RNA sequence: CACACAUCAAGAGCGACUGAGAGAACUAGCUCAGUGAAGUCGCAGCAACCGAUAACCAAAACGGUGCUAAUGCUAGUAACGAUGAGGG
Numbered sequence: 001c002a003c004a005c006a007u008c009a010a011g012a013g014c015g016a017c018u019g020a021g022a023g024a025a026c027u028a029g030c031u032c033a034g035u036g037a038a039g040u041c042g043c044a045g046c047a048a049c050c051g052a053u054a055a056c057c058a059a060a061a062c063g064g065u066g067c068u069a070a071u072g073c074u075a076g077u078a079a080c081g082a083u084g085a086g087g088g
Stems, first nucleotide, its partner, number of pairs: 001088001003086001005084004013043005021032003025077005044068003048065004072080001
């Protein structure tokens, strides 16, 4: 980087730096935002997949990724996007 598989209506915040946008792309909405957006860092939390324990069933703790506004915010377009592990 592409491919196929699984999931995407649940769940989860406080600081610091910073300084205007953000909600995947586009269009139209609708929300959030100097009572600080997005981003970075620290700690905390949630719990999807994988590891590990123990072969099976059911759990707790630990580790690796991940995630922590609203149904992937809604509709449309694309089989588009995100996450996990797999073999290339």
Molecule: SAM riboswitch aptamer (S box leader)
Organism: Streptomycetaceae bacterium